[in-house]
Molecule: transfer RNA
Organism: uncultured Rhodospirillales bacterium
RNA sequence: GGGCCCGUAGCUCAGUUGGUAGAGCGUCCGACUUUUAAUCGGCAGGUCACUGGUUCGAGCCCAGUCGGGCCCA
Repeated sequence: GGGCCCGUAGCUCAGUUGGUAGAGCGUCCGACUUUUAAUCGGCAGGUCACUGGUUCGAGCCCAGUCGGGCCCA
């Protein structure tokens, strides 16, 4: 330098045909418990990497940029 893949909650990841953004774990609050842990219930938590485009409507499609990984040179 070229090709391919990935980027969604604090972490690990889903997200179907473009139509209200989710799960598990964790944090916090509560229940239980002598306390911790475990268990149970509940709340909060999102610039869907960034910019632009297409569309009535984009996490999803298109272009560019940034970051990470793999391969080739």